[in-house]
RNA sequence: UCAGAUGGCUGGAUGAUCGCACUUUUAUGUGAGGAAAGUCCGGGCUCCAAGAGACACAGUGCCGGGUAAUGCCCGGCGAGGGCGACCUCAGGGAAAGUGCCACAGAAAAUAUACCGCCAUUAUGGUAAGGGUGAAAAGGUGCGGUAAGAGCGCACCGCGAAUAUGGUAACAUAUUUGGCAAGGCAAACCCCACUGGGAGCAAAACCAAAUAGGAAUAGUGAUAUAAACGUCUCUUUUUAUGCUAUUCGGGUAGGUUGCUAGAGGUUUAUGGUGACAUAAACCCAAGAUGAAUGAUCAUCACCACUUUGUGGACACAGAACCCGGCUUAUAAGCCAUCUGACAAA
Repeated sequence: UCAGAUGGCUGGAUGAUCGCACUUUUAUGUGAGGAAAGUCCGGGCUCCAAGAGACACAGUGCCGGGUAAUGCCCGGCGAGGGCGACCUCAGGGAAAGUGCCACAGAAAAUAUACCGCCAUUAUGGUAAGGGUGAAAAGGUGCGGUAAGAGCGCACCGCGAAUAUGGUAACAUAUUUGGCAAGGCAAACCCCACUGGGAGCAAAACCAAAUAGGAAUAGUGAUAUAAACGUCUCUUUUUAUGCUAUUCGGGUAGGUUGCUAGAGGUUUAUGGUGACAUAAACCCAAGAUGAAUGAUCAUCACCACUUUGUGGACACAGAACCCGGCUUAUAAGCCAUCUGACAAA
């Protein structure tokens, strides 16, 4: 200098004038993001009176930690990719069962023999060589054989046992077995673990209106019905009613929920880290056909220029809240690391 990898930050600032919303703190008050988006997860919260068990269904899937919790995050192990920094993984089980592997090929798992090789009367032996394919009875070499083949041996691979290190996943070493088995579970399935359901259009209160409407079925004390996935059990409530189904009628208003929290910032300590603990300080929109805007000036930024002119641009707008993941993104900025070339 060029090319890369990882992590992080910003997404204009200040002042004035006018306009809008909230707050009774009325004051120099506050007012749309890093993703508010997707509605993909986890919860807080609300309701179904409550509890236990089983099933269905759904989700996760190496080990250890973090967290309120997760399918998230951190650190490791293993496999694969890359010269490397690093990146990716839907990472338990194929010897419980079922199923699939097009075409090509002789044959695609109870696997055979097309060409070939050897012996040869019929015929027998062979799976080394060739061919097809993503994949064809583990690979390389030596010996052996009629020709061959783990047939035998050495090394590698695979299985088992033991020892050492590690919390563990695993790694290493030694011994042993010629060795029994292709791939796919993001195929059904098996195993382990987790999980009630519905959701702020939840729900609570006030006011008003209508028809305290009608029909059918069930219904008493050891009973019926209900208790928001289903079933069983316990328990509770329940007959001037209750439950289920169907038909018909009225209302659509207002208030609360609605923002002080698993909250934020800074510092210190512990930890590889995610984070945890402690102290101090701070309060940052709550609208409801829907506010959060417009203009001017200065500075910052960008481009062209020679000190002026222009732009003001990306992705994009809260609606109960929080923690994640994923996707989009103009213009930039910072830190660390890797490779190549050159110079001193």